[in-house]
RNA sequence: UAAGUGUGAAAGGCAAUCGCGAAUGCUUUAUGCAUUUGAGGAAAGUCCGGGCUCCACAGGGCAGUGUGCUGGAUAACGUCCAGCGAGGGUGACCUUAGGGAAAGUGUCAUAGAAAAGGAAACCGCCUAAGCAUGGUAAAACAUGACGGCAAGGAUGGAAAGGUGUGGUAAGAGCGCACCAGCGGUUAGGUGACUAGCCGGCUUGAUAAACCCCACAUGGAGCAAGACCAAAUAGGGAAGGGAUAAGAUGGCCCGUCGUCCUUCCGGGUGUGUCGCUUAGAAUUGCCAGGCAACUGGUAAUCCAGAUAAAUGAUUGCUGCCGCGGAAGCGGAACAGAACUCGGCUUAUUGAUCACUUAUGAU
RNA sequence: CGGGAUGUAGCACAGUUUGGUAGCGCGCAUCGUUCGGGACGAUGAGGUCGCAGGUUCGAAUCCUGUCAUCCCGACCA
Numbered sequence: 001u002a003a004g005u006g007u008g009a010a011a012g013g014c015a016a017u018c019g020c021g022a023a024u025g026c027u028u029u030a031u032g033c034a035u036u037u038g039a040g041g042a043a044a045g046u047c048c049g050g051g052c053u054c055c056a057c058a059g060g061g062c063a064g065u066g067u068g069c070u071g072g073a074u075a076a077c078g079u080c081c082a083g084c085g086a087g088g089g090u091g092a093c094c095u096u097a098g099g100g101a102a103a104g105u106g107u108c109a110u111a112g113a114a115a116a117g118g119a120a121a122c123c124g125c126c127u128a129a130g131c132a133u134g135g136u137a138a139a140a141c142a143u144g145a146c147g148g149c150a151a152g153g154a155u156g157g158a159a160a161g162g163u164g165u166g167g168u169a170a171g172a173g174c175g176c177a178c179c180a181g182c183g184g185u186u187a188g189g190u191g192a193c194u195a196g197c198c199g200g201c202u203u204g205a206u207a208a209a210c211c212c213c214a215c216a217u218g219g220a221g222c223a224a225g226a227c228c229a230a231a232u233a234g235g236g237a238a239g240g241g242a243u244a245a246g247a248u249g250g251c252c253c254g255u256c257g258u259c260c261u262u263c264c265g266g267g268u269g270u271g272u273c274g275c276u277u278a279g280a281a282u283u284g285c286c287a288g289g290c291a292a293c294u295g296g297u298a299a300u301c302c303a304g305a306u307a308a309a310u311g312a313u314u315g316c317u318g319c320c321g322c323g324g325a326a327g328c329g330g331a332a333c334a335g336a337a338c339u340c341g342g343c344u345u346a347u348u349g350a351u352c353a354c355u356u357a358u359g360a361u
Numbered sequence: 362c363g364g365g366a367u368g369u370a371g372c373a374c375a376g377u378u379u380g381g382u383a384g385c386g387c388g389c390a391u392c393g394u395u396c397g398g399g400a401c402g403a404u405g406a407g408g409u410c411g412c413a414g415g416u417u418c419g420a421a422u423c424c425u426g427u428c429a430u431c432c433c434g435a436c437c438a
Base pairs, nucleotide, nucleotide: 001357002356003355004354005353006352010348012317013316014315015314016313017312018311020038021037022036023035024034025033026032040333044344045343047342048341049340050339051338052221053220054219055218059253060252061251062250064217065216066215067214068213069083070082071081072080073079084098085096086095087094088093099212100211104210105209106206107205108204122153123152124149125148126147131144132143133142134141161179162178163177164176165175166174180202182199183198184197185196186195187194188193225273226272227271228269235264236263237262238261239260240259246256247255266437267436268435281300282299283298284297285296286295287294288293319330320329321328322327362434363433364432365431366430367429368428371387372386374384381418389405390404391403392402393401411427412426413425414424415423
């Protein structure tokens, strides 16, 4: 210099003027004045998990659903951290739904002899034994498959452990060596697992197919729900009704309890609370831990609705680009709605650490 | 704000449950029929199943992410 990998942060700053929302205070009831305060790292998608609320704070069983290497973190998680195995990359490093296929079922199209109990053989190899035919006095011998084989070819994503060697009529884990896999055992590690030794020789893929195993899991959501009012036609239709419907929105039991559900029609406030914040809160420091994170301590109080505010202009200045200069231009994605922890997606320019290649000293 | 569903040819839809050549109707093009048109008959074109990634030998179908469109939800009696 070029090409990359990872990490944690930031999302220009200050001032003035005008305008908008909220809270507090003051004068006085004008819809004034003053002070304070007013979007994000994703406020987004609503993909997970908590708080909170109601259903009986929710009980027992089945079904269903979800998760799925190990150890830890956490209020909880499908999240995070540290590792193990497998795969990829020259490397920094990255990816990983990663339990079980010798419990059972299903599927494996086309092609192919055969696709899962190798009970199958198109081309091919063999004629040792037995068999058939020929031959012989009897044999020898020759030929052959309705016999043996699965090494080679061919098909396929996949052909029944792989390579080599011995062996054989030809062959074959049939024997042996190495490798892969399985089982047992010893050592190390909390564990996933790793290393060594022994054994018989071998059990296709698919569980993001059903399923089995382990663990977890009640449902709905702030339009939850609570309180106070007002008004109407307390109407109509359909369905169920004690061996019943409902709370219970999968089913059964249990509990409660007596009318219930849906639609049409009708009426009312966009009322108050929940709700805008003393909180798994924010910021700083210290301690423990490889880390996620935890504990202690000090300070601070920090948006909020009418689904409606959170903006604009000017000046100085920081960054980038153009230009000799004056100066000109540019700065992304995007806008809270009960709230918190994550994930994912959108998006700007730089920092730090590391890797590879090339060049110079 | 919350909850749910659907994306397949120009249009309206099937196929997704159980993975194995992507289909039907209307429309479109060409030819025939007719003096000409319509109707009718024959033939044909047109799709990478919204997009991206994964599982698998193989994905419209299974899984994950994402984009777009549509639907429902106040209270009282």
The prediction has a mean pLDDT of 76. This is a predicted complex of two RNAs, RNase P RNA and transfer RNA, with 438 nucleotides together.